[in-house]
RNA sequence: AUCUUAUCGAGAGAGGUGUAGGGACUGGCCCGAUGACACUUCAGCAACCAGCAAUAACAUUGUAUGGUGCUAAAUCCAGAUGGUACAUUACCAAAGAUAAGAG
Repeated sequence: AUCUUAUCGAGAGAGGUGUAGGGACUGGCCCGAUGACACUUCAGCAACCAGCAAUAACAUUGUAUGGUGCUAAAUCCAGAUGGUACAUUACCAAAGAUAAGAG
């Protein structure tokens, strides 16, 4: 790389470095020299996994110590595909992202 399972309308930003692109792809629409995106430091959010605590419990709840993740916009919107309702919209799957596991 690939496969399985779960989640994705909530939440949370400042400094430094650096420079012209960035928001996965396509279209739209946005963000960006009043410095985005990225990297990094600190802070925060969340609670997937481990830890710890309570309870009768392999479970539940809590906590936030460790491993990740995240901190513009619904996964920004729609599509890139198929299906269901029988309606032209809605939903499910798919795609994408993250976690845990497999390999």
The RNA shown here (SAM riboswitch aptamer (S box leader)) has 103 nucleotides and comes from Gracilibacillus orientalis. It matches the Rfam family "SAM riboswitch aptamer (S box leader)". From the family's description: The SAM riboswitch is found upstream of a number of genes which code for proteins involved in methionine or cysteine biosynthesis in Gram-positive bacteria.